């Protein structure tokens, strides 16, 4: 000074003026308004009010209801190893492969001697192969100068060569052999058994010629896990007399209950036609696996102890507008330097001026703990390579 | 706020289950024949990379994951 890696933090600041949502205190006083009602609203002052992803709804919880969630079977999810957590497909340190000079990054990474399907098209064959070939092997048979020479059926060896393919029955070399083959040797790559290390994934050795594809993001074995629905969950009121009307099923058992059976429970369920509701009111609704910070344990994710703080809660769905300043970027200039050509002009960079323009992605809707997408720019803090000066 | 289904030429849709040379079917286009012309009719042909990205596999429209779009259902009372 380049070129990268890896984590992290912030994501326009600041003031004032006036809205909008909410808690809490005062006031005020049993008010007015609004509504058939359950209820809501109306002043004053404080205080607080979107995010890192509030998103997708991809897992996982919590809370609520159904039995406290029970049993089988059927379905679904996950899959090296050990941890961590409330749990989890998520996170941590590890081991196994693959890519990079490196810093580091990726990986659905169990089981293909349990079984079973599939491997199109090509090839003789896609599982325990003989199509060309090589080898023995001679039925027969052709010339011939009579000494031979040639083509050669069946049968049998053979995976060494050719060919097909995405894959052809361990690579490569060599001994061997009729011709060949782990038949035998060396060295790779796998596999088995035995020994050490390590909790475990796994790793070293050492010996055994033991070497029968691939694909389970096909079935399926094997292990572990999963009951169901989701705040429109669910709870208390209010009002309507249209709590109506017709069909089905139901103590031989409807519903809960969801694909089936038991088990529990023990009278309503379901379809259609119709009525009411600013899709009545109020709870659940925000204090929570909470956030900051200090000490300690742990290699880390994390977990313990103390200290402090309360940090949005709407449904008419608030978080918003103007103006002042600054940052920061984009245009625009009749401005100024500088450099590029001889000069102008252009064109490039800073600079300055401009009541010109913009500030990314994008907003909570019960709630937490991951994930995955989006995302303009600013910054920090560790490390890795290459060059160049001491 | 919750839950579920689609996406395949212009339009309507099949294939996906059991992956394979499998991209197909009807309407529409276009051309040339018929016809005085039209349409009807025969004939032949053009148009896609299967919503987008990644992965599993020799191979993926089909199997898995992630994203985009578009649709559809679900209040309470009684």
């Nucleotide at each position: 000074a380049g070129a990268g890696c890896a984590g992290g933090u912030c994501g326009g600041g600041c003031a004032a003026c006036u809205g909008c949502g909410a808690g809490c205190a005062c006031a005020g006083g049993u008010g007015a308004c609004c509504g058939c009602g359950a209820g809501g609203u109306c002043g004053u002052g404080c205080u607080c009010g979107a995010g890192g992803a509030a998103a997708g709804u991809c897992c996982g919880a919590a809370c609520u209801c159904c039995a406290a969630a029970g049993g089988g079977c059927a379905g679904g999810g996950u899959g090296c190893u050990g941890g961590a957590u409330a749990a989890c497909g998520u996170c941590c340190a590890g081991c196994g492969g693959g890519g990079g000079c490196g810093a580091c990054c990726c990986c659905a990474g169990g089981g293909a001697u349990a079984g079973u399907g599939c491997c199109a098209c090509a090839g003789a064959a896609a599982g325990a192969a003989a199509c060309c070939g090589c080898c023995g092997g001679g039925a027969g048979g052709g010339c011939g100068a009579c000494a031979g020479u040639c083509c050669g059926a069946a049968c049998g060896g053979c995976a060494a060569g050719g060919g097909u393919g995405c894959a052809a029955c361990g690579g490569u070399g060599g001994u061997g052999u009729a011709a060949g083959a782990g038949a035998c040797c060396a060295c790779c790559a796998g596999g088995g058994g035995c020994c050490g290390g390590g909790c475990g994934a796994c790793c070293g050795g050492c010996u055994c010629g033991c070497u029968a594809g691939g694909u389970a993001a096909a079935c399926c074995c094997c292990a572990c896990c999963c009951g169901g629905a989701g705040c429109a969950a669910g709870a208390c009121c209010a009002a309507g007399u249209a709590g109506g009307g017709g069909g089905a099923g139901g103590a031989u058992g409807a519903u809960g209950u969801g694909g089936c059976c038991c088990g529990c429970g023990g009278a309503c369920u379901c379809c259609c036609c119709g009525g009411g509701u600013u899709a009545g009111g109020u709870c659940g609704c925000u204090u929570g696996a909470g956030g900051c910070c200090c000490c300690g344990g742990g290699u880390g994710a994390c977990c313990g102890g103390g200290g402090u703080c309360c940090c949005a809660g709407a449904c008419g769905g608030a978080u918003g507008g103007u103006u002042g300043c600054c940052g920061c970027u984009c245009c625009g200039g009749u401005a100024g330097c500088c450099g590029g050509u001889g000069c102008g002009g252009c064109c490039g960079g800073c600079u300055c001026c401009g009541g010109g323009g913009g500030c990314a992605c994008a907003g909570a809707a019960u709630u937490c703990g991951g994930c995955u997408u989006a995302c303009a720019g600013a910054c920090c803090u560790g490390c890795u390579c290459a060059c160049c000066g001491c | 706020c919750g839950g579920g289904a689609u996406g395949u030429g212009g339009c309507g849709c099949a294939g996906c289950u059991u992956g394979g040379u499998c991209a197909g079917c009807g309407c529409g286009c276009g051309u040339g024949c018929c016809u005085u012309g039209g349409g009807a009719g025969c004939a032949c042909g053009a148009g896609g990379c299967c919503g987008g990205g990644g992965g599993u596999u020799c191979a993926a429209a089909u199997c898995c994951c992630c994203c985009c779009a578009u649709c559809c259902c679900g209040a309470c009372c009684a």

Predicted 3D model of RNase P RNA and transfer RNA as a complex of 468 nucleotides. It holds a member of the Rfam family "Bacterial RNase P class A". Rfam classes the family as a ribozyme. Its mean pLDDT, the model's own confidence on a scale to 100, is 78.